[in-house]
RNA sequence: CAGUGCUAAGGGCAAACCUGCCAAAAGUCAGGGACGCAAAGCUAAAUGGUAUAAGGUGCCUUUACACUAUGAUAGAUUAGACUGGCUGCCGCA
Numbered sequence: 001c002a003g004u005g006c007u008a009a010g011g012g013c014a015a016a017c018c019u020g021c022c023a024a025a026a027g028u029c030a031g032g033g034a035c036g037c038a039a040a041g042c043u044a045a046a047u048g049g050u051a052u053a054a055g056g057u058g059c060c061u062u063u064a065c066a067c068u069a070u071g072a073u074a075g076a077u078u079a080g081a082c083u084g085g086c087u088g089c090c091g092c093a
Stems, first nucleotide, its partner, number of pairs: 003092003012037002017032004022027001035080001041086003045083001047081001048078003055068004
């Protein structure tokens, strides 16, 4: 440097659920909590998932309601969806 995770040490992260904050929601964050994880560290680029419906379409006198994340520019969220990219501890041969 590349491969690998059977064994060990020191450790690390933290699903569901509960509480609180923020948000339109999905969901994020903080505390508690552990189902799991050898990248469950980072990245929303590709393909998906999720939510909302500004805009658009239908309806319509209007409101309301329903559908839609799209022709272009392309919104929100998900890395504990997966592919790709970047980085990294210990052991093993």